[in-house]
RNA sequence: GGAGUGGUAGUUCAGUUGGUUAGAACGCUGGCCUGUCAAGCCAGAGGUCGCGGGUUCAAGUCCCGUCCGCUCCGCCA
Repeated sequence: GGAGUGGUAGUUCAGUUGGUUAGAACGCUGGCCUGUCAAGCCAGAGGUCGCGGGUUCAAGUCCCGUCCGCUCCGCCA
């Protein structure tokens, strides 16, 4: 340098054919329960969907550019 793949909540990950409000588990906060803690139950907070642009009535999803991680190939030494 080329090709592929991934980037979504604090963490690990889903997200169907583009569709109206973006989810789960763990973690966190509050409450219930308990002599206390843990476990369990209930409720809640938490998201520029890597970044910029485009297409569309509508984009996490499609297209282009770009940044970062990983894999493979190639080049120099």